[in-house]
RNA sequence: GUCCUGGUAGCUCAGUGGAUAGAGCAACGGCCUCCUAAGCCGUAGGUCGGGCGUUCGAAUCGCCCCCUGGACG
Repeated sequence: GUCCUGGUAGCUCAGUGGAUAGAGCAACGGCCUCCUAAGCCGUAGGUCGGGCGUUCGAAUCGCCCCCUGGACG
């Protein structure tokens, strides 16, 4: 330099054009318990890597850039 994978909650990930963006774990509160753990219930937490474009509508499609990992030279 060329090509490919990935970037979404604190962490691991789902969601591949449509209705309020979700799950598990973690955090916080409550129930339970003599206490802790486990279990159960609930709450909070998101510029969907950045910008521009396409569209009535973009996390999702196109272009450029950044970051991560890989292949080739």
Molecule: transfer RNA
Organism: Edaphobacillus lindanitolerans